[in-house]
Context: one part of a larger RNA
RNA sequence: UGACGGGGGCCCGCACAAGCGGUGGAGUAUGUGGUUUAAUUCGACACAACGCGAAAAACCUUACCUGGGCUUGACAUACCGAUCGUACCUUUUGGAAACAUUUGGGUCAUCUCGGAUGGAUCGGAUACAGGUGCUGCAUGGCUGUCGUCAGCUCGUGUCGUGAGAUGUUGGGUUAAGUCCCGCAACGAGCGCAACCCCUACCAUUAGUUGCCAUCAUUUAGUUGGGCACUCUAAUGGGACUGCCGGUGUUAAGCCGGAGGAAGGUGGGGAUGACGUCAAGUCCUCAUGGCCCUUAUGCCCAGGGCUACACACGUACUACAAUGGCCGGUACAAAGGGCAGCCAACUCGCGAGAGUGAGCUAAUCCCAAAAAGCCGGUCCCAGUUCGGAUUGGAGUCUGCAACUCGACUCCAUGAAGUUGGAAUCGCUAGUAAUCGCGAAUCAGCAUGUCGCGGUGAAUACGUUCUCGGGCCUUGUACA
Numbered sequence: 001u002g003a004c005g006g007g008g009g010c011c012c013g014c015a016c017a018a019g020c021g022g023u024g025g026a027g028u029a030u031g032u033g034g035u036u037u038a039a040u041u042c043g044a045c046a047c048a049a050c051g052c053g054a055a056a057a058a059c060c061u062u063a064c065c066u067g068g069g070c071u072u073g074a075c076a077u078a079c080c081g082a083u084c085g086u087a088c089c090u091u092u093u094g095g096a097a098a099c100a101u102u103u104g105g106g107u108c109a110u111c112u113c114g115g116a117u118g119g120a121u122c123g124g125a126u127a128c129a130g131g132u133g134c135u136g137c138a139u140g141g142c143u144g145u146c147g148u149c150a151g152c153u154c155g156u157g158u159c160g161u162g163a164g165a166u167g168u169u170g171g172g173u174u175a176a177g178u179c180c181c182g183c184a185a186c187g188a189g190c191g192c193a194a195c196c197c198c199u200a201c202c203a204u205u206a207g208u209u210g211c212c213a214u215c216a217u218u219u220a221g222u223u224g225g226g227c228a229c230u231c232u233a234a235u236g237g238g239a240c241u242g243c244c245g246g247u248g249u250u251a252a253g254c255c256g257g258a259g260g261a262a263g264g265u266g267g268g269g270a271u272g273a274c275g276u277c278a279a280g281u282c283c284u285c286a287u288g289g290c291c292c293u294u295a296u297g298c299c300c301a302g303g304g305c306u307a308c309a310c311a312c313g314u315a316c317u318a319c320a321a322u323g324g325c326c327g328g329u330a331c332a333a334a335g336g337g338c339a340g341c342c343a344a345c346u347c348g349c350g351a352g353a354g355u356g357a358g359c360u361a362a363u364c365c366c367a368a369a370a371a372g373c374c375g376g377u378c379c380c381a382g383u384u385c386g387g388a389u390u391g392g393a394g395u396c397u398g399c400a401a402c403u404c405g406a407c408u409c410c411a412u413g414a415a416g417u418u419g420g421a422a423u424c425g426c427u428a429g430u431a432a433u434c435g436c437g438a439a440u441c442a443g444c445a446u447g448u449c450g451c452g453g454u455g456a457a458u459a460c461g462u463u464c465u466c467g468g469g470c471c472u473u474g475u476a477c478a
Stems, first nucleotide, its partner, number of pairs: 001478002003475003007472007015462002019426005026317008034308002042053002064303007073128001077127002079124006088105002093100002108118004130292002133290003139286002141281003144277001146275001151190006157166003170181003196269004201237007210227003215224002240263001243257005319419001323378007335366003340359002345354003385416001390411007432454007
């Protein structure tokens, strides 16, 4: 100087408390461990691994296994030879395919027209290719975490023999090393804050594909008309403790009030200092070293990653009446769409099928929002709760749904009556609850990322638990 203390002081955080809803019990989905297996590819392991890499494992993916093949190789550059239009399309046979074999079509471009150059295929030899092989404890890059915590440092000066200290401590204050005052310090940098984006209010500009107050018109903003309003999207304004009172050291600030759409960082996002964990990643990529080179490389078929006594994590659905079912009826936002989104109509109980308009989209479509509201029914039961499981029949995607897809209909109708010890999230448009969309994608979502609808309770307080910051003290630790 740090680190540590079941030392002290001050302070903060959904850290506790106060509340609301869960997890832990059930069924299922999914990840992991374990076991099994020819293989169940690999990585990730307290917080910070376990719906994680994977924003899609039937084939492919795919790295694993079994079997069948290739050896200058699936891919790159260079050399020699041969064939030439090659490429490409098509065909026969064997085969699981790879591959081997084979038929037909096709008959190049440029030019100093010499044939050269370019291009492709095949064969050969060698340099080499190739490796999701090892080492993340050789590395770059990227990422997680402490933590959006308020810290981490430097120059000069001063003090100390020196390590170092001072500044950065102290008194106040703040979300903040934020600001004020004081002070052997005076300044400065990286962080904080602000500058950026979204959202809340207003104005200006603009008015189609958007909108409709007034006037006509219509089933319908449909048409004329209009651009007020809504909205869209660009530019501005607006909030600064600016004003008033109190308090404070005349300060920084704090408390209350006015005005205001908004008030003291208005709400949310992006933004992550010096560093820590030899944290994670050699399987994104890059890369040193090591290793393989008729194989640890490459191609293919089938299988596996989907196994199942069990254990754990994360979710979904429930156990019902604040509910289930049936009928009627209302109101979003944000997205996506041409190898696409698909209206209307017809058929089907339905998943869907047929036909077919519009839309490269503020124009058309996906699209029904759902919870809600109105009416009816059920009457507390393992039920008209719950939907697992299984049988049958189908639909769709796709060469192909057996291993191993999703969905539909009929039948079946399991566990489950609110969950032990323990444990998680959340402070407001939040929790809870309700649906909608997108990425991935041929198909497949209870996952992920977004969007809006309805919309609470509680916070006395900081003794205790956890994590963190500052000062101080002890130490046989570094």

Predicted 3D model of a 478-nucleotide part of an RNA (small-subunit ribosomal RNA, 3' major domain) from a metagenome.